[in-house]
Molecule: transfer RNA
Organism: Pseudobdellovibrionaceae bacterium
RNA sequence: CGGGGCGUAGCGCAGGGGUUUAGCGCGCUUGCUUAGGGAGCAAGAGGUCGGCGGUUCAAAUCCGCCCGCCCCGACCA
Numbered sequence: 001c002g003g004g005g006c007g008u009a010g011c012g013c014a015g016g017g018g019u020u021u022a023g024c025g026c027g028c029u030u031g032c033u034u035a036g037g038g039a040g041c042a043a044g045a046g047g048u049c050g051g052c053g054g055u056u057c058a059a060a061u062c063c064g065c066c067c068g069c070c071c072c073g074a075c076c077a
Base pairs, nucleotide, nucleotide: 001073002072003071004070005069006068007067010026011025012024013023018057028044029043030042031041032040050066051065052064053063054062
C1' cells in the first nucleotide's frame, strides 16, 4: 500500500429495511427463601447499535468516508 472480516448493554453474541418500545445468555441491583452464604424463585436497572454524512415515507440493517481490532497478500529490511 491492496483485499477481506468484524464493531450492538460490564462480558460473549443474535437481529441483515417497518412486525414491541433493539433482544438472548452470563454478570449487576432489589426482594423472597436461609442462622449466614451458595443454589433456587420473583422483579428491575443498564444501549441514542464505533463516528460523520447519504439513500428512503422509514436505517442497527443499504451506500460513502473516517476510526479501531483481526486475517491474507504485496513492498522494505